Overview
A computed fold for a 1208-nucleotide part of an RNA from a marine metagenome, annotated as large-subunit ribosomal RNA, half B. Its Rfam family is "Bacterial large subunit ribosomal RNA". Gene Ontology terms of the family: structural constituent of ribosome and ribosome. The coordinates come from a structure-prediction model, not an experiment, and the mean pLDDT is 82.
Context: one part of a larger RNA
């Protein structure tokens, strides 16, 4: 010193983030218990009283043959103590809030919670081979359960409630339409072979066709969401009221500065002396809000906040004791660490903080005990930050796949029927522009067509014959049938009609051609077609129904469905693989990324920055070629005009124009105008410029065929410099190229030309790609941030200067704008130089030390200083510079006190000294943001601080050596310490002042603060002192005594140690000075404190005071001594870690013992007496007693022995 215990005066939370820790409470009996309440609780609420021993009486229960034993309870009386649950075991209580209802569960090893769970509520799915889940499957769980079942999700007892929104995203439903794959059908096209009528092959418009999706609805206790602007009331304010815009709807009830409120320590009230806290209230809700539940709520909580009572060493302010370490001795005996060490300080330097470099200073050698400031100490290849074309996990409307699910087709897979659709064939019907009798489908043919009865002839069919029927032709017309017309019905319809059927009546003929209208003329008739419609047949598709025989199944049953296989489509973070750019005065956010022009650019070229300015991602068939002609723009003047435009003259080399940015160029024109044209050509190219390459640029000349020009000539776009994109892949055109045994053809490829990239991250990683990580991991970086240091000093702080002004007047008593100049290195920054194989970060505690730009105290000047109190400036760093409330706070505000409550540096001094409230891991919640994972210099609650000290430094303490023997006493070079302030009294109610007030100077002197010493007094402690006492044990018992229970507890207490106790100090004085004030006095005949000279002058400096000190290597001085001195050894303590020091060692009181005393405790034991007993009284202020004092050799300091001294 630490740890564990124990006690503590006075105060009692003042400590601190916080009553952390400790203390206190504690048992039983009786009394007595509030608000509130779910009526159960709250409740051991709170708050009180009693408790021993003995005697007597009464009493409960049990055992025993009995004597009697054990046991429950009550009352009365007696008796002793400081204290009777006597020890041990053993709730502190109350009040108000937040959250969660509760008991429970959780991060084994930093989080126990407000998180999870929970009973209750709600929604969704689930009819049984259930849903759901596991599994490739078989199969299994669900469940030997059956909708009061099971599964999933949200909420979270209970009470009152749960508003509006279906636009978005989900989910559910619907089937009309749209869209859509494979399969099926299929017009056509290309190629090819055969020769045509076609085959093979490639492709394929179109048709048919599911789920999904679109569309339409529903659904929020699904995911979720729930507004602006503005006017208005007779003071003002506010806005019941109104207007307008937007929306799917605009937040209802409730609550509200909240676990949510930034501003903010909101306002008010209360709590306190004082409150960033707590509670209540208000509502201005950055950013509350209703089962992501809202608001309450009794009970409960090792939860969080606040207050009060009790209690205390948490504190003021620490002290003592016990025990365990530490220390010494004996034995045994690790670890991290370690380049090597012969391992000082200051200033400087330096990869920017030096034991090691430079300079100066200091320093004899070497241990031991301590301490922890440094060794950028040890430990862990930093976890923060950045980087890596690193990793992992998580998310999603990233990309790409995929399990699963759904749907369609097809196989397993059969029979029948009905309906519907499609295609096709046949039959029938249908067809309205205008004009026109009228509803003209088209084309072609075409003048007749149809019809009743009878006769004759002929043909055909049935039939054995006979006969019957029918058709055609010719002639004739009276009844029935037929046809037409009228009436009726049906269908279509453009509402005019058209077509068909039929009863009755009526007529034997009716309709055409013709006339007129039309592009087209008669449905008079025939043929072939079209639109739409109907019927029938064939083929096919779909749907329904029925069947049984596959398949399923124990049966019932089910059934060509399901299941299973294959193909296809949809869905698909359920799962997987990946991506998610770079530059960057750290990274992120922002900005940028290619090309052109200028400046920077330093007179060749080139040249960087997140330097300063701008443009481009085209345009133009003329804005191109050529030939010829011409000269712009501005200004002044004149005339005209309302003015402008236009006109004329003069003037300026260019200020104009040249499509566009800028620059260069250009008036002989590259500008402007006009004419004619297409060189905005084909094939090439010596030579240059430029470039890492790839690219890029200029270009004479040659050939071809042209334009313009009389010609020379010019022309391969544009005055020049931007107007862009490699390769692969694909497409189009051309081609005397190649053509898979060979030949031919094709496909395909090659060559030339062209096309398709905001591949704009523009030399382009892929056809195809976003996020989170605080759960994180790895590799690296001081190449790069956060702390600190360094450089700088914009900012900051301070100073100086200039005075405009304020100050009634007056710049400078005081203040001083606009400006100018410095100093410092405390702020915020800038830079990125050491440190990322680790330099621990705010605040507090503890301990400090320095600066002065001084807060107080001291000395002065000026004052707009009467005195007093002040203002301002100069000198001055000796000392001092408080306690509390709130907050993590530094800071700040407040209360109180005081002479004052200074500002800064020291790694924002100090974590190998402490703390850990904040910040800054992992849990959790709120608000906000985000689809989400998650995020927030927003909030809230919880949350492991390791190190035995080698060196230096420092505090102590030894040994050695030196100082020319030894011992004792000293000097003091030098160092350290100390250094505060003055209520009050006197001078003096004086000076001053109208008064009110009220001094300087000088003198005296309590209390305070701080420090040192001491233990006589007072206090605390006092673990081998004394006493009391509980439980229990003790080989017979009583008495007595002893052990254990924290020393069992309790009451006292000697020595020692100690503070809260006592004493003293912080004083006087001198010298030289600071600012300042002077004397004399020139330079400068004056003036002047100064130049020569001489003074005054401060808590400051030096002495003085206390203290260390000759290793002060300059090692000093004095005295004694010439035989000792010192050590060793022993007994010890006023000393002490060990050493050392000190006392003593028989000629001795050093220690122990003994005796006596002091002091403490408080009347021992035994005996006697009294009382039934507990107990009392006497012997007896007894007995006992640690460290204290004196005396006393009883014991032990025995005997013996060792080492050491010099020169002249």
């Nucleotide at each position: 010193u630490u740890a564990u215990g124990u006690u503590g005066a006075a105060g009692g939370a003042a400590c601190u983030c916080g009553g952390c820790a400790a203390a206190a409470u504690g048992a039983c009996u009786c009394c007595g218990u509030a608000a509130c309440u779910u009526c159960g609780g709250a409740a051991u609420a709170a708050g009180g009283a009693g408790u021993g021993a003995c005697u007597u009486u009464a009493u409960u229960a049990g055992g025993g043959c009995a004597a009697c034993c054990u046991u429950c309870u009550a009352a009365a009386g007696u008796u002793g103590u400081c204290a009777c649950a006597a020890a041990a075991u053993c709730g502190g209580g109350g009040a108000c809030a937040g959250c969660g209802a509760c008991u429970g569960u959780u991060u084994a090893a930093u989080a126990a919670a407000a998180a999870c769970a929970c009973a209750g509520g709600u929604u969704u799915c689930u009819g049984c081979u259930a849903a759901u889940u596991c599994g490739u499957a078989a199969g299994a769980a669900g469940a030997u359960g059956u909708a009061u079942u099971g599964a999933a999700a949200c909420u979270g007892a209970c009470g009152c409630c749960u508003g509006c929104c279906c636009a978005g995203u989900g989910c559910u439903g619907c089937a009309a339409g749209a869209u859509u794959a494979a399969a099926g059908g299929a017009a056509g096209a290309g190629g090819u072979c055969u020769u045509u009528u076609g085959g093979c092959u490639u492709u394929g418009a179109c048709c048919c066709u599911a789920a999904c999706u679109c569309c339409c609805a529903g659904u929020a206790a699904a995911c979720g969401g729930c507004g602006g602007c503005u006017g208005u009331a007779a003071c003002u304010c506010u806005g019941a009221c109104g207007g307008u815009c937007c929306u799917a709807a605009g937040g209802u009830a409730g609550c509200g500065a909240a676990a949510u409120u930034c501003c903010u320590u909101g306002g008010c009230a209360u709590u306190u002396a004082a409150u960033u806290g707590g509670u209540g209230u208000c509502c201005u809700g950055c950013a509350u809000g209703a089962a992501u539940g809202g608001c309450g709520u009794a009970a409960c909580g090792a939860c969080u906040g606040u207050c009060c009572c009790a209690c205390u060493g948490u504190c003021u302010c620490c002290a003592g004791c016990a025990c365990a370490a530490g220390c010494u001795c004996a034995g045994u005996g690790a670890a991290a660490u370690u380049g090597a060490a012969u391992u000082c300080u200051c200033c400087g330097u330096g990869a920017a903080g030096a034991u090691g470099c430079g300079g100066a200073g200091u320093a004899c050698c070497u241990g031991c005990g301590g301490c922890u400031a440094g060794a950028c100490g040890g430990a862990a290849a930093g976890a923060c930050c950045c980087c890596g074309u690193g990793c992992a996990c998580c998310u999603u409307u990233a990309c790409u796949a995929u399990a699963g699910u759904u749907a369609u087709a097809u196989g397993u897979u059969g029979u029948g029927u009905u309906a519907a659709g499609a295609a096709u064939u046949u039959u029938u019907g249908u067809g309205u522009g205008u004009a026109g009798a009228a509803u003209a489908a088209g084309u072609g043919g075409a003048a007749g067509u149809u019809g009743u009865u009878u006769u004759a002839u002929u043909g055909c069919u049935c039939c054995u014959u006979a006969g019957a029927g029918u058709a055609a032709u010719a002639g004739a017309u009276a009844a029935a049938a037929u046809a037409g017309a009228u009436c009726u019905u049906u269908g279509c319809a453009c509402a005019a009609g058209c077509a068909a059927a039929u009863u009755a009546u009526u007529u034997a003929a009716a309709c055409a051609c013709c006339u007129g209208u039309u592009g087209a003329a008669a449905u008079a008739c025939c043929a072939c077609u079209c639109u739409c419609a109907a019927a029938a047949g064939u083929u096919u598709u779909u749907a329904g129904c029925a069947c049984u025989a596959a398949c399923u199944a124990u049966u019932u049953a089910a059934g060509a469905c399901a299941g299973c296989g294959u193909a296809u489509a949809a869905u698909g973070g359920g799962u997987a693989g990946u991506u998610u750019g770079a530059c960057u005065g750290g990274g992120g956010c922002g900005g940028u990324c290619g090309c052109c022009u200028c400046c920077u650019a330093a007179a060749g070229a080139g040249u960087a920055a997140c330097g300063g300015a701008g443009g481009c991602g085209u345009g133009c068939a003329a804005a191109g070629g050529u030939a010829a002609a011409u000269u712009u723009a501005g200004g002044u003047u004149g005339a005209u005009u309302u003015a402008g435009a236009a006109c004329a003259a003069c003037u300026u080399u260019a200020a104009a124009g040249c499509a566009u940015a800028a620059u260069a160029g250009u008036a002989u024109a590259u500008a402007u105008u006009u004419g004619c044209c297409u060189g905005a050509c084909u094939g090439u190219a010596a030579g240059a410029u430029u470039g890492a390459c790839a690219a890029a640029u200029c270009a004479a000349g040659c050939a071809g065929g042209g334009a313009c020009g009389a010609a020379a000539g010019u022309c391969g776009g544009u005055u020049a410099u931007a107007g862009u994109g490699a390769u692969c892949c694909g497409g189009u055109g051309a081609u005397u190229c190649u053509g898979a045994g060979u030949g031919g053809a094709a496909a395909a490829g090659g060559u030339c030309a062209c096309c398709g990239c905001u591949c704009a991250a523009c030399g382009a990683a892929u056809a195809a790609a976003a996020g989170g990580u605080a759960c994180g991991c790895c590799g690296g970086g001081g190449a790069u941030a956060a702390c600190a240091g360094g450089c700088u000093a914009a900012u900051c702080a301070c100073c100086c200067u200039c005075u405009a002004g304020a100050g009634a007047c007056c710049c400078u008593a005081u203040c001083g704008a606009c400006g100018g100049g410095g100093u410092g290195g405390u702020u915020u920054g800038g830079c990125a130089c050491c440190u990322c194989g680790a330099u621990g970060u705010u605040g507090g505690a503890u301990u400090a030390u320095c600066g002065c730009a001084u807060c107080c105290u001291g000395g002065a000047g000026c004052u707009g200083u009467a005195g007093g109190c002040g203002g301002u400036u100069c000198c001055a760093a000796g000392g001092g510079u408080u306690u509390g409330g709130c907050u993590g706070u530094u800071c700040g505000c407040c209360a109180a006190u005081g002479a004052a409550g200074g500002c800064g540096g020291u790694a924002c001094a100090u974590g190998a000294u402490c703390u850990g409230a904040g910040u800054u891991u992992a849990g959790a919640a709120c608000g906000u943001c985000g689809u989400g994972a998650g995020a927030c210099a927003g909030u809230u609650u919880g949350g492991u601080c390791c190190c035995u000290a080698u060196c230096u430094a420092c505090c102590g303490u030894g040994a050695g050596u030196g100082u020319a023997g030894a011992a004792a006493a000293u000097u003091g070079a030098g160092g350290g310490g100390a250094g505060u302030a003055g209520a009050c009294c006197c001078u003096a109610g004086u000076a001053c002042g109208a008064g009110a007030g009220g001094a300087c100077c000088g003198g005296g002197a309590a209390a305070a603060g701080u420090g040192a010493a001491u233990c006589c007094c007072u206090u605390g402690u006092g673990a081998a002192u004394c006493g009391a006492u509980u439980g229990u044990u003790a080989g017979a018992c009583c008495c007595a005594u002893a052990g254990c229970a924290u020393a069992g507890u309790c009451g006292a207490g000697u020595a020692g140690c100690u503070a809260c106790a006592u004493u003293c100090a912080u004083a006087a004085u001198a010298a030289a000075u600071a600012a300042u004030c002077g004397c004399u006095g020139a330079a400068a005949g004056c003036a002047u404190c100064u130049a020569a000279g001489c003074g005054a002058g401060a808590a400051g400096u030096u002495a003085a005071c206390c203290u260390c000190a000759a290793a002060a290597c300059u090692a000093g001085u004095u005295u004694u001594u010439a035989a000792a001195u010192a050590a060793a050894u022993g007994u010890a303590a006023a000393a002490g870690a060990u050493u050392a020091u000190u006392a003593c060692a028989u000629a001795g009181a050093u220690a122990g013992g003994c005796u006596u005393g002091a002091a403490g405790u408080g009347u021992a034991a035994g005996a006697a007496c009294u009382g039934u007993a507990a107990a009392g009284u006497u012997u007896u202020c007894a007995g006992c007693u640690a460290a204290c004092a004196a005396g006393u050799a009883c014991u032990a300091a025995a005997a013996a022995u060792u080492u050491u001294a010099a020169u002249u």